This is a predicted structure of a 66-nucleotide RNA (transfer RNA) from a marine eukaryotic metagenome. The prediction has a mean pLDDT of 83. RNAcentral holds the sequence, with entries from MGnify. Its Rfam family is "tRNA". By type it is a transfer RNA.

RNA sequence: ACGGUAGCUUAGUUGGUAAAGCAGUCGAUUCGUAAUCGACAGAGCGCCGGUUCGAGUCCAGCCCGU
Numbered sequence: 001a002c003g004g005u006a007g008c009u010u011a012g013u014u015g016g017u018a019a020a021g022c023a024g025u026c027g028a029u030u031c032g033u034a035a036u037c038g039a040c041a042g043a044g045c046g047c048c049g050g051u052u053c054g055a056g057u058c059c060a061g062c063c064c065g066u
Base pairs, nucleotide, nucleotide: 001066002065003064004063007022008021009020010019016053024040025039026038027037028036046062047061049059050058
């Protein structure tokens, strides 16, 4: 200096309540498996404070990684 967000890899605009791919579960298809298709579930964002009506996003300190 850059980064820490779902099991993994990442996105997240001007601060307005978090999205996708892979993986997982169920179903369809198949003689069966894989592949493919459909559906479902899963994180409140490294920790602790501050500002704000409202913080993943802004500010301070600390922790971890490169």